[in-house]
Context: one part of a larger RNA
RNA sequence: UGACGGGGACCCGCACAAGCGGUGGAGCAUGUGGUUUAAUUCGAUGAUACACGAGGAACCUUACCAGAGCUUGACAUUUGUGGGAAUCUGCCUUAAUAGGUAGAGUGCCUCCCGCAAGGGAGGAACCCAUAGAACAGGUGGUGCAUGGCUGUCGUCAGCUCGUGCCGUGAGGUGUUGGAUUAAGUUCCGCAACGAGCGCAACCCCUUUGUCUAGUUACUAACAUUAAGUUGAGAACUCUAGACAGACUGUCUGCGAGAGCAGAAGGAAGGUGGGGACGACGUCAAGUCAUCAUGCCCCUUAUGUUCUGGGCUACACACGUGCUACAAUGGGGAGUACAAAGAGUUGCUAAGCAGCAAUGCGGAGCCAAUCUCAUAAAGCUUCUCCCAGUUCGGAUUGCAGUCUGAAACUCGACUGCAUGAAGCCGGAAUCGCUAGUAAUCGCGAAUCAGCUAUGUCGCGGUGAAUACGUUCUCGGGUCU
Repeated sequence: UGACGGGGACCCGCACAAGCGGUGGAGCAUGUGGUUUAAUUCGAUGAUACACGAGGAACCUUACCAGAGCUUGACAUUUGUGGGAAUCUGCCUUAAUAGGUAGAGUGCCUCCCGCAAGGGAGGAACCCAUAGAACAGGUGGUGCAUGGCUGUCGUCAGCUCGUGCCGUGAGGUGUUGGAUUAAGUUCCGCAACGAGCGCAACCCCUUUGUCUAGUUACUAACAUUAAGUUGAGAACUCUAGACAGACUGUCUGCGAGAGCAGAAGGAAGGUGGGGACGACGUCAAGUCAUCAUGCCCCUUAUGUUCUGGGCUACACACGUGCUACAAUGGGGAGUACAAAGAGUUGCUAAGCAGCAAUGCGGAGCCAAUCUCAUAAAGCUUCUCCCAGUUCGGAUUGCAGUCUGAAACUCGACUGCAUGAAGCCGGAAUCGCUAGUAAUCGCGAAUCAGCUAUGUCGCGGUGAAUACGUUCUCGGGUCU
């Protein structure tokens, strides 16, 4: 000077408390450990790993295993020789890569012959064969050699510097103190005076209004129609650009001030709500498998190609989720109201067929125009009558649909049948303070298809509680 203390003082945080809903019990999904395996590729491991890298493992991916091939190589640059434009199609052999073979095709630039048609020669790009070399290649090792990126403390309020002053010096002061704030925010005081990185603001979305602009959006008035359908309109809604608006600005009280408490006006009030944004540093934290990269290692193999298998195994243990155990419910019928997205290798309407998945069909749309697309919970009504049930849907059988060369290992979906555990969960433990929790559906990325119950968004309905800071955990300041 720090750090630590089951030392002290002060302060904060869904930290506790007060509440609401969960997890831990069941079935399933998914990740991990373990075990197994020819292989179950690799990484991530308290908080800060475990629906994490992976925003899509049937082949591919793929890095793993078995088998079969190649060796200047699948890929890059340079060179010699020979041939052929490139390119496309068929056949044979093979498990496939690959090998063999037949056919189509003759382009671009320059020169020569030729009236032209055409013929010949050379060259560039590209392809094939061959030759050797330089070299390629490595998801091989080291994240404790590194860059870059990231997590965490933590959106916590801190971390420092210049000059001055104090101290032999390490260092201190400033940054402490009294107030105040979400904040080292601001005020007052002070051997300090200033400054920087952080805080805040500047940026984006949202909440209100004005102006401008009206098509694909809208419809008050006038016509018109089954329908904003059409004429029309430019009010309203909405869209999207500019501007305004909130600043403790005004008033009252308290205060030296900063500020605090309340009131008015206002769409909004004291940071309005949300996002982006993460100081100096900490954990030799994570990543050599995104990428880049030093060093080491492999070079007929640790490179590369292919077929098949594996990553999907299963006595078990843990994490994260989904669905339930029912009547605030299940089932049937009718009926209402969103937002945000995506679409040409695409979204696919009407209509028709099928119980359905889906098929046929093909209008429209590069989309405020068309499509995905019926939102669901809700409301109205009928039924079930507390039961392992008209709850629950696992599991299994049969029959199908779709994608794709190909669904055996190992896809999703549909119909019929089957109907398991489960009657609210021990110790323990998690999330959340408002349009939040809870609950309800919708969309997108990835993507041929899908294991999505995941992730990231969108809106609908919409609570309870907070006395307080003794205690638990974490953090800040002084001592």